[in-house]
RNA sequence: GGGCGGUUAGCUCAGCCUGGUUGGAGCAUUCGUCUUAUACACGAGAGGUCAGCGGUUCAAAUCCGCUACCGCCCA
Numbered sequence: 001g002g003g004c005g006g007u008u009a010g011c012u013c014a015g016c017c018u019g020g021u022u023g024g025a026g027c028a029u030u031c032g033u034c035u036u037a038u039a040c041a042c043g044a045g046a047g048g049u050c051a052g053c054g055g056u057u058c059a060a061a062u063c064c065g066c067u068a069c070c071g072c073c074c075a
Stems, first nucleotide, its partner, number of pairs: 001074007010027004020058001029045005051067005
């Protein structure tokens, strides 16, 4: 230098191909119920610029371009 894959909540990851009613799940965390108390269980809540910028569109996590970072391969 070239090719491919990845980036979504504190952590691990769905969702993208097929644009719209969804921004979700588990774990963690906060509160409540339960308990002598804790744990477990159950219920409720908080937490996200969907890596960044731009474009297309009535509408973008999703489509297109560029950039950044991480991983693999080629030279």